[in-house]
RNA sequence: GCUUCGAUAGUGUAGCUCGGUCAAGCAUGUGAGGCUCUCACCCUUGCGACGCGGGUUCGAAUCCCGCUCGAAGCACCA
Repeated sequence: GCUUCGAUAGUGUAGCUCGGUCAAGCAUGUGAGGCUCUCACCCUUGCGACGCGGGUUCGAAUCCCGCUCGAAGCACCA
């Protein structure tokens, strides 16, 4: 330098192929309430995220372009 893959709550992960009940699910975390003599467990409920910028579209986590960071492979190594 080229190619491919990845980046989503505090943490882990699904969703991306094929755009729409995604104002984003699950687990964990955490606040409140319930349960309990109390705690734990359990139940109800709240909080919290799409790496950055732009484009397409009625509508983008999803499609397109550029960038940043990370991983793997290939090439170069005079």
The RNA shown here (transfer RNA) has 78 nucleotides and comes from a Promethearchaeota archaeon. It matches the Rfam family "tRNA". Model confidence (mean pLDDT): 80 of 100. The sequence was found in a public genome assembly.